Large-subunit ribosomal RNA, domain I from a Marinilabiliales bacterium, 541 nucleotides, folded computationally.
[in-house]
Context: one part of a larger RNA
């Protein structure tokens, strides 16, 4: 040097308890009755985790289950339990220390100091056990004070309020990025918008929302980058409504009087709500349907927790350490999903189709009762129909639209109408048309989003992957801090986890024995790859 064999190493293949990403229902909050979140206790023995709370791995009722049990987690001690008060599992109730929004005052969180009633021991003093004692709305009350509500959490989704800079543009300053990211506030289970002062164009559509279209179209722009509609079409869902106001009627204060009023302002109810204008007001007809966006009982029904039954080989050769393999039959199947059992099991186990069974709460429908609504002609031009508005000037901002030819929406500011013979809009303006009815206010559904729970899928991963975390992980560490942040899965079917003997200083470690299918499967445990170091006369040359 080959070659043989080892060491060391943890690749590589097999697994998967843990991940990712959907899809279906569900659940969309919790919290002064003290939350999330913690500190600290709590077991026979108790570091940790995990549950709990001085009634502390628990109590108490009711239900299911039923031969074991006292968690992860052995082992001993001491207990429970066995045909029904073990342990468990399900609802409901109890208890629930100290911190924390933390609220009686302070505080360096889990600690420190008060105060009032009141209760018990005491001779008193005093420590002690119970309850209270924050601060801001609103409501009642002369007030004392009393009731009732907030505050803090928390993954996205919603509207608002405030608002960036890297980038692009190949520099950059208008313009992008983007009204994004971060900050703030605020609601809900959706959130917002919403019943036409829309839109269209000689023809119509009839609230909002979301999708696909129309389209990268019309436009918009240092006409650069770039940004970018709406008519219309097709779809999903569909639901409309209620005030002010005239008028009527009650009624209260104030001013005034010739006590008859009158004027002026609330307050309550009734009326009434629109554009082919309606309503009020006058005259005349007429009736019983009707709603669900409210509500109480009752019943049915489905849905609902723990659960309950669930079919069919203890066959048979042969291999084997073991049968689910193999052989030769057999049988179930509204079960032949998955999954375990010493290798591949429809017929061994949990289970599976299927059928049952349930308490609370939902939900739907019946029924009964509550509250709530109503029309139509016709007539007349008295009376009403949202004012510091609408519109305008001057500066912004928002619309696909950068100030433009800029309409529309929105206001800082400064003015400022009209009043149904009226008023707004159709992209400067004006006419004629035609559509509409502002300056009040509600509203499911279709859309979005998933901490969270249940079931289920994957041409997703398979321990350098997948989550940062398959394992006791936001841990160990690290930083004053804000933050940053890992490594680390696998004996064997069972632990049968090597009694005993030997070397040896040995509670390292190895040699015999022994278990086992296999110890080159020995807890530094499947497989054992490379790099890297060894074999002192293994065998070759």
């Nucleotide at each position: 040097c080959g070659u043989a064999u080892g060491g060391u190493g943890g690749a590589u293949g097999c697994c998967u308890u843990g991940g990712c990403u959907c899809u279906c229902a569900g659940a969309g909050g919790c919290g002064a009755a003290g939350a999330a979140g913690g500190a600290c206790g709590u077991g026979a023995c108790a570091a940790g985790c995990u549950g709990c709370g001085a009634u502390a791995a628990g109590c108490u009722a009711c239900g299911g289950g039923g031969a074991g049990g006292a968690g992860c987690a052995a082992a001993u001690a001491u207990c429970c339990a066995u045909u029904a008060u073990a342990u468990c599992c399900g609802u409901a109730g109890a208890u629930u220390u100290c911190c924390g929004a933390a609220u009686g005052g302070g505080g360096c969180a889990a600690c420190c100091c008060a105060u009032c009633a009141c209760g018990a021991c005491u001779g008193a003093a005093g420590a002690c056990g119970u309850g209270g004692u924050a601060u801001c709305c609103c409501g009642a009350g002369u007030a004392a004070u009393c009731g009732g509500g907030a505050a803090g959490c928390a993954a996205a989704c919603c509207c608002g309020g405030a608002g960036a800079a890297c980038u692009g543009a190949a520099a950059c300053a208008u313009c992008u990025a983007a009204g994004u990211a971060c900050c703030c506030g605020g609601a809900g289970g959706a959130a917002a918008a919403g019943a036409a002062a829309a839109c269209a164009a000689u023809a119509g559509u009839g609230a909002u929302u979301c999708c696909c279209u129309a389209a990268g179209u019309a436009g918009u722009g240092g006409c650069g980058a770039u940004c970018g509609a709406a008519c219309g079409g097709g779809g999903a869902a569909u639901a409309g409504c209620c005030c002010a106001a005239a008028c009527c009627g009650a009624u209260g204060u104030u001013g005034u009087u010739u006590c008859g009023g009158c004027a002026a302002u609330g307050u309550c109810g009734g009326g009434g709500u629109u554009g082919u204008a309606g309503g009020a007001c006058c005259a005349g007809c007429a009736a019983u349907a009707u709603u669900g966006a409210u509500u109480a009982u009752a019943a049915a029904u489905a849905u609902g927790a723990a659960g309950u039954g669930g079919a069919a080989c203890a066959u048979u050769u042969c291999u084997g350490g073991a049968a689910a393999g193999u052989u030769a039959g057999a049988c179930c199947a509204u079960a032949g999903a998955g999954g375990g059992u010493g290798a591949u099991a429809g017929u061994c186990c949990c289970g599976u189709a299927c059928a049952c069974g349930u308490a609370a709460g939902u939900a739907u429908u019946u029924a009964u009762g509550a509250u709530a609504u109503a029309g139509c002609u016709g007539g007349u031009a008295u009376c009403c129909u949202g004012a510091g508005u609408a519109g305008g000037g001057c500066g912004g901002g928002a619309c696909a639209c950068g100030a433009g030819a800029a309409a529309u929406c929105c206001u800082g500011u400064c003015u400022g109408a009209a009043u149904c013979u009226g008023c707004c809009a159709g992209g400067a303006c004006c006419a004629u048309c035609u559509g509409g009815u502002a300056a009040g206010g509600c509203u499911a559904a279709a859309u979005a989003c998933u901490c969270c729970u249940g079931a289920g899928a994957g041409a997703c991963c398979g321990a350098u992957a997948g989550u940062g975390a398959a394992c006791c992980a936001g841990u160990a560490c690290c930083g004053u801090g804000a933050g940053g942040g890992a490594a680390a899965g696998g004996u064997g079917a069972a632990a049968a986890g090597u009694a005993c003997c030997c070397c040896g200083a040995a509670c390292a470690g190895g040699g015999g024995a022994g278990u086992g299918a296999a110890a080159u499967a020995g807890u530094a445990c499947c497989u054992g790859a490379a790099a890297c170091c060894g074999u002192g006369c293994g065998c070759u040359u």
NCBI's taxonomy places the organism under Bacteria, Pseudomonadati, Bacteroidota, Bacteroidia, Marinilabiliales. Model confidence (mean pLDDT): 82 of 100. RNAcentral holds the full RNA, with entries from ENA.